[in-house]
Context: one part of a larger RNA
RNA sequence: AAUGAACGUUGGCGGCGUGGAUUAGGCAUGCAAGUCGAGCGUGUAGUCCUUUGCUUGCAAAGGACGAAAGCGGCGAAAGGGAGAGUAACGCGUGGAUCACCUACCCCUGGAUCCGGGAUAGCGGCGGGAAACUGCCGGUAAUACCGGAUAACGUCUCCGGACCAAAGGUGAGAUUCCGUCUGGGGAUGGGUCCGCGUCCUAUUAGCUUGUUGGUGGGGUAAUGGCCUACCAAGGCUGUGAUGGGUAGCGGGUGUGAGAGCAUGGCCCGCCUCACUGGGACUGAGAUACUGCCCAGACACCUACGGGUGGCUGCAGUCGAGAAUCUUCGGCAAUGGGCGCAAGCCUGACCGAGCGACGCCGCGUGCGGGAUGAAGGCCUUCGGGUUGUAAACCGCUGUCAGAGGGGCGGAAAUGUAUCGGGGUUCUCCCCGGUACUUGACUUAACCUCAGAGGAAGCACGGGCUAAGUUCGUGCCAGCAGCCGCGGUAAGACGAACCGUGCAAACGUUAUUC
Numbered sequence: 001a002a003u004g005a006a007c008g009u010u011g012g013c014g015g016c017g018u019g020g021a022u023u024a025g026g027c028a029u030g031c032a033a034g035u036c037g038a039g040c041g042u043g044u045a046g047u048c049c050u051u052u053g054c055u056u057g058c059a060a061a062g063g064a065c066g067a068a069a070g071c072g073g074c075g076a077a078a079g080g081g082a083g084a085g086u087a088a089c090g091c092g093u094g095g096a097u098c099a100c101c102u103a104c105c106c107c108u109g110g111a112u113c114c115g116g117g118a119u120a121g122c123g124g125c126g127g128g129a130a131a132c133u134g135c136c137g138g139u140a141a142u143a144c145c146g147g148a149u150a151a152c153g154u155c156u157c158c159g160g161a162c163c164a165a166a167g168g169u170g171a172g173a174u175u176c177c178g179u180c181u182g183g184g185g186a187u188g189g190g191u192c193c194g195c196g197u198c199c200u201a202u203u204a205g206c207u208u209g210u211u212g213g214u215g216g217g218g219u220a221a222u223g224g225c226c227u228a229c230c231a232a233g234g235c236u237g238u239g240a241u242g243g244g245u246a247g248c249g250g251g252u253g254u255g256a257g258a259g260c261a262u263g264g265c266c267c268g269c270c271u272c273a274c275u276g277g278g279a280c281u282g283a284g285a286u287a288c289u290g291c292c293c294a295g296a297c298a299c300c301u302a303c304g305g306g307u308g309g310c311u312g313c314a315g316u317c318g319a320g321a322a323u324c325u326u327c328g329g330c331a332a333u334g335g336g337c338g339c340a341a342g343c344c345u346g347a348c349c350g351a352g353c354g355a356c357g358c359c360g361c362g363u364g365c366g367g368g369a370u371g372a373a374g375g376c377c378u379u380c381g382g383g384u385u386g387u388a389a390a391c392c393g394c395u396g397u398c399a400g401a402g403g404g405g406c407g408g409a410a411a412u413g414u415a416u417c418g419g420g421g422u423u424c425u426c427c428c429c430g431g432u433a434c435u436u437g438a439c440u441u442a443a444c445c446u447c448a449g450a451g452g453a454a455g456c457a458c459g460g461g462c463u464a465a466g467u468u469c470g471u472g473c474c475a476g477c478a479g480c481c482g483c484g485g486u487a488a489g490a491c492g493a494a495c496c497g498u499g500c501a502a503a504c505g506u507u508a509u510u511c
Stems, first nucleotide, its partner, number of pairs: 001510003005507005012361006018354002025317003029314003034074003039071002046065009081272003090197008100189002105185008113147004122137006153162003167177002198244003205235003210232008247269004251262004274295005297308004325351001327350003333347001334345004364394004374385004398452001400447004407440002413434009455500005460481003466495005476483002
């Protein structure tokens, strides 16, 4: 000098940050991922419209809107959390990929033809305490399947062979939103390599898919990645193998620098998601709030069987020196879905708590001596506290009360007008009107009154600041030197002083 600090005493306000470092211990409760009716079949309660019948507010038929569930699409692999594991191509840096993939997005070609069979929902009948589940019937699609077409695509023995699609909106579609298939881009990833990356030799040898080759398999892709056969190699004192510790970097702290220490918040990468294992789906996972198996733990049970996973946001118990609200809002930024309106979003934006940190402000200002009183000291004359107080005059920061309301809002959208793009479904430009703030709040105005706001550590030397009393190697102090055994500037108290100040000290740790 520093800290994600803690402890002691004290504590007025604000801004900006920051806050589970220990048990990757266990978790009640709520919320944290949905969305699309312009893909599909259905359509509760109810509302509205039309028609008819009339008993004049009821019935029937048709239509529109409409909840929940279902099929289907996209998302759920992002965002958010944590650092257990990992000494490794994990990370950092520089390269390679003719050895690779990439949904949505952008640019640019071509195509979007003809058919089919199911299934959930639904209806009927069951089983089960529940979770859930069986049989029969029947229905739709942008769900599924077949055929056609087939190149600038793929394979190729260069002859040829093979491969697709779905519709929707609307009065109206080559034109809008989609679908299929090429090429290019962008973005994101996979893999490989050079170099760098802690301690230990009281760890000296390690290795059999091991090292290399051939054939095959597998993958988006190279490769002992896997397999069969063949060869006997490969690593190591420039530290292999083993053991310990540890996520890595940008950075951060310190320091004149070199260096040393460190990796909390923020950003990038990696890894993990009760523990261990496994794959499925998918452009992408070997998937935190998906699936299966095993285990431990907890819960429900009708004892047959089931359910769960906060290292998301809050919150709770435990352990600990120690770390916050079961808050508000989608207004902004960003994300998912949707043509859109919009819906969802504990991401995020805000507020709350904590002097935990940094910074700023205040706790008054001026005058006021025959130097009051009190305290302390005294050589008893006085000195000091000390212009300090009282007293007089003044001000109004902050806090308090009442007003005030800039800005954070840019857009999108809706309606309409005008212009342009071959086009009244689309796009672009411009104008007008309407519309959106959870939270926060500046300037300014009014009110009152010095009123509500100072402590902590230290005073032997280092080191700024001393006297008296008490105690008597006791009680105690102490970072080092050292103080204390009867006049202690070092213990305790008082007065006085010094330092810092809403803090001051102590402890711990780093330089």

The part of an RNA shown here (small-subunit ribosomal RNA, 5' domain) has 511 nucleotides and comes from an uncultured bacterium.
Model confidence (mean pLDDT): 81 of 100.
It matches the Rfam family "Bacterial small subunit ribosomal RNA". Gene Ontology terms of the family: ribosome and structural constituent of ribosome.
The RNAcentral record of the full RNA draws on ENA and SILVA.